[in-house]
């Protein structure tokens, strides 16, 4: 210098004019509570993601409560961090890369069920299609023999076998390579690799490593059901509380509406109590609580008000200490948005980056072009016995240099454009997604130089 | 703001427990019939399964992310 990897920071600056919102103080109104900005001043006023709403909490309400179980949902190597997590840190294993480094829903397939289409002979306590091999039978041929028959052989056929090396199918076919072995073969035997089991050692553990044993045993899918371990009550600030106001505390439908007692009433019936029963935001049992028009659906009607919740918090910043780190502890310091059709804006000037155009350049690089010079080669000539030397040519060649213009880049100036993604809505911790550009640190690979 | 649901042919919808080439109706195109049109009959075409990744031999289907559309919420209660 080029190409990358990882982590972090930033997300225009300054000034002027003019708005918006909140707080505080003064002022004004009111007897007061309180109110006003149509008065004044000072101060605060979006983000790293405020986003998606994917997880985890705080907070609020719900006897829809508590215990045990089921169902449902989630998580899933090991250790640590944390209020908690599906997040983060460190490690292990597997995979990718020359490397820095990156990726992995990474428990269990030997508890069980299920699936593995098509193809293929065979898809899981799997098989023999082609092939290979020996045997028997038949046929044919050759030879021997008078013959019966025998021996040898066959791109021959059949029978029952052996085999899993090879071919073929498939995503996947009973470990892989080599040697031996065999009729042909085969973990059949051996060596190495892989795999399983056992033991020792290291490590908190996941796991690693070493030794021995076992010829190898049942492939994949759990982001299929499932098993194991752990976790989870539900709803959400339109939660919820208060004030004020409007309407019809209205109608219809879905499921039981029992027994006794008391009171009122002429009666129909109404009210109260008890028991049984029923209802209550997954379900069963037990305990407990509330209710008995209590539950659900549909229609209808009304209002588009105010205050609180609501800004001191697992808060920010700095230093020290512990820890590899995530993070924790201590000390100091600071107060830092609260709107509700919803504030945080607009204009101007100067600057800062980025992009476009033009101009300039004692700058750098590139490969080709033009001109030119030197050297070499070649050609010609002169000279010399020769090597050689000198002169000229060389529009065709090689090397080196200079100049010019071209292209790319750097630097400087002028001009122009113009600032990414996006905007709080109860609040935190994460994740994910979007993002113009700029800066910093560490590391890796390559080239060149010292 | 919070909580649900849905994306498959031009339109409306199917697609059980992943499997070979994703279907149906209406519509569209062509032919037959008719003097012509409609109706009728016959035949045909039509899809990045909203988008991007992952799991698997294999994804419309399972998982994750993302985009778009849509519904509900207050009082009488």
């Nucleotide at each position: 210098c080029c190409a990358g990897a990882u982590g972090g920071c930033u997300g225009g600056a300054u000034g002027g004019c003019u708005g918006c919102u909140c707080u505080u103080g003064c002022c004004c109104c009111u007897c007061a509570c309180g109110g006003g900005u149509c008065g004044c001043a000072a101060g605060g006023g979006a983000g790293g993601a405020a986003a998606g709403u994917c997880c985890g909490g705080g907070c609020u309400c719900c006897a829809u409560g508590g215990a045990a179980g089921g169902a449902c949902g989630g998580u899933g190597c090991c250790g640590g961090g944390u209020a908690a997590c599906g997040c983060c840190c460190g490690g292990c294993g597997g995979g990718a890369g020359c490397g820095a480094u990156c990726c992995c829903a990474g428990g269990g397939a030997a508890a069980g069920u299920g699936c593995c289409a098509c193809a293929g002979a065979g898809a899981c306590u799997a098989a023999a299609c082609c092939g290979c091999c020996a045997g028997c039978c038949g046929c044919c041929g050759u030879c021997a023999g008078c013959g019966a028959u025998g021996a040898c052989g066959g791109c021959c056929g059949g029978c029952g076998g052996g085999u899993a090396a090879g071919g073929g199918u498939g995503a996947a076919a009973a470990g892989g390579u080599g040697c031996g072995g065999u009729a042909a073969g085969a973990g059949c035997g051996c060596a190495c690799c892989g795999c399983g089991c056992u033991g020792a050692c290291g490590g908190u553990a996941a796991c690693g490593c070493c030794a021995g044993c076992g010829g190898c045993a049942g492939g994949g899918c759990a982001a299929a059901c499932c098993c194991c371990a752990c976790c989870g009550g539900g709803a959400g600030c339109a939660a919820g509380a208060c004030c004020a106001g409007a309407u019809a505390g209205g109608a219809g439908g879905a499921c039981a509406g029992g027994a006794g007692c008391c009171g009122g009433g002429c009666a129909a019936c109404c009210g109260g109590c008890u028991c049984a029963g029923g209802c209550g935001c997954c379900u069963u049992u037990c305990c407990g609580c509330g209710c008995c028009g209590a539950u659900c659906c549909u229609c209808g009607g009304g209002u588009a008000g105010g205050u609180c919740g609501c800004g001191c918090g697992a808060g920010g910043c700095g230093c020290u200490c512990g820890g590899c780190a995530a993070c924790g502890a201590g000390c100091g310091u600071c107060c830092c948005a609260g709107a509700u059709g919803a504030a945080u804006g607009g204009c101007c000037a100067u600057c800062c980056a980025c992009g476009g155009g033009c101009c300039g350049u004692g700058c750098g690089g590139u490969g080709g072009g033009a001109g030119u010079g030197a050297u070499g080669a070649c050609c010609g000539g002169a000279u010399g016995c020769a090597a050689g030397u000198c002169c000229g040519g060389c529009c065709a060649u090689a090397u080196c240099g200079c100049u010019c213009g071209u292209c790319c880049g750097g630097c400087g100036g002028c001009u122009u454009u113009g600032g990414a993604c996006a905007g709080a809505a109860c609040c935190c911790g994460g994740c994910u997604u979007a993002c113009a550009g700029g800066c910093c640190a560490u590391c890796u690979g390559g080239c060149a130089g010292u | 703001g919070c909580g649900g649901g849905u994306g498959u042919a031009g339109c409306u919808c199917a697609g059980g427990u992943g499997g070979u080439u994703a279907g149906a109706g209406c519509g569209c195109c062509a032919g037959a019939u008719u003097g012509u049109g409609g109706a009728u009959c016959u035949g045909g075409a039509u899809g990045u399964c909203g988008u991007g990744g992952g799991u698997u031999c294999a994804a419309g289907u399972c998982c994750c992310a993302u985009c778009a559309c849509u519904c509900g919420c207050c009082c009488c209660a």
This is a predicted complex of two RNAs, RNase P RNA and transfer RNA, with 527 nucleotides together. The coordinates come from a structure-prediction model, not an experiment, and the mean pLDDT is 75. It holds a member of the Rfam family "Bacterial RNase P class A". Rfam classes the family as a ribozyme. Rfam links the family to the GO terms ribonuclease P activity, tRNA processing and dimeric ribonuclease P complex.